[in-house]
Context: one part of a larger RNA
Molecule: large-subunit ribosomal RNA, domain IV
Organism: Patescibacteria group bacterium
RNA sequence: CCUUUGUUAAGGAACUAGGCAAAACAGCGGCCGUAACUUCGGGAUAAGGCCUUCCUCGAUUUAUCGGGGACACAGCGAAAGACUCCGAUCGACUGUUUAACAAAAACACAGCUCCCUGCUUAAAGCGAAAGCUGAUGUAUAGGGGGUGAUGCCUGGCCAGUGUCAGAACGUUAAGCGGAAGGGUGCAAGCCUUGAAGCUAAGCGCUGAUGAACGCCGGCGAUAACUAUAAUCGUCCUAUGGUAGCGAAAUUCCUUGUCGGGUGAGUUCCGACCCGCACGAAUGGCAUAACGAAUUGGAGACUGUCUUAACAAAGGACUUG
Numbered sequence: 001c002c003u004u005u006g007u008u009a010a011g012g013a014a015c016u017a018g019g020c021a022a023a024a025c026a027g028c029g030g031c032c033g034u035a036a037c038u039u040c041g042g043g044a045u046a047a048g049g050c051c052u053u054c055c056u057c058g059a060u061u062u063a064u065c066g067g068g069g070a071c072a073c074a075g076c077g078a079a080a081g082a083c084u085c086c087g088a089u090c091g092a093c094u095g096u097u098u099a100a101c102a103a104a105a106a107c108a109c110a111g112c113u114c115c116c117u118g119c120u121u122a123a124a125g126c127g128a129a130a131g132c133u134g135a136u137g138u139a140u141a142g143g144g145g146g147u148g149a150u151g152c153c154u155g156g157c158c159a160g161u162g163u164c165a166g167a168a169c170g171u172u173a174a175g176c177g178g179a180a181g182g183g184u185g186c187a188a189g190c191c192u193u194g195a196a197g198c199u200a201a202g203c204g205c206u207g208a209u210g211a212a213c214g215c216c217g218g219c220g221a222u223a224a225c226u227a228u229a230a231u232c233g234u235c236c237u238a239u240g241g242u243a244g245c246g247a248a249a250u251u252c253c254u255u256g257u258c259g260g261g262u263g264a265g266u267u268c269c270g271a272c273c274c275g276c277a278c279g280a281a282u283g284g285c286a287u288a289a290c291g292a293a294u295u296g297g298a299g300a301c302u303g304u305c306u307u308a309a310c311a312a313a314g315g316a317c318u319u320g
Base pairs, nucleotide, nucleotide: 001315002314003313004312005311006310007309008308010306011305014304019301029051030050031049032048037042039149053070054069055068056067057066058065059064071075083299084298085297086296087295088294089293090291091290095107096106111147112146113145114144115143116142117141124133125132126131150286151285152284153283155216156215157214160213161212162209163208164207165206166205169204170203171202175198176197180193181192182191183190184189217235218234219233220232221231244278245275256272257271258270259269260268
């Protein structure tokens, strides 16, 4: 000096990307007490206090120990054994996952919704097939897609793409058909070209459909200060983004502006709205409980630090 461990004056996060690590908290014992919020179940062991015997006699190193007695449901303890609180984001929750760098906000989930399926071989799937699963089930069943508890809701557009429906019409293959030709031959014939017409799905056409794929404007002017524009005009479009939310896990400019917290805050919280480029089951917005999730703050606590010191064990090193 290194590793592991222990202790430390004063301060107590000044360390650091970040309280990482460490310290501290500690009987889901008794008594008391317990907020916001809430889906009335919870939150909750919330938080925060108090107790761990008492009386008497004797001994005593004044720490306690021994004898006797009293009361109560209750006078624990050997090891092991919670830090707590406040705000926000995401995901409702328990669960699952990248065996060996990711445990999460990803997946799943109950719930909701759409599509298919009426059963002699359902739809769907496996299999050249036989056959099997579905199912010894029958639409309160089975399969597939999306969303993701719950609460309040889920706006406009069917022009494009898709899907579904449509006894008409157009187009359309082989095939049927055979008018009219051609070659050859004396001829019968043989070979060959082939119009009209008939004819499927599909496509065109007509319509429906968004919890189907998706999409949801621009310019100019206008109110008796200014500013702004309820309003008007015009162009384009299938329709021009509704409710709610909004510098957001989304905001480039940007450390936007204002307020709060701090001595000081690119983070955080509350607002504003000028949304580069939120937005309604590719779900929108809230949400109690929950989370080895992410983020901000406070208390307690500490060698994380100011700033280092000492000790133990094992190494390294020196000598034998």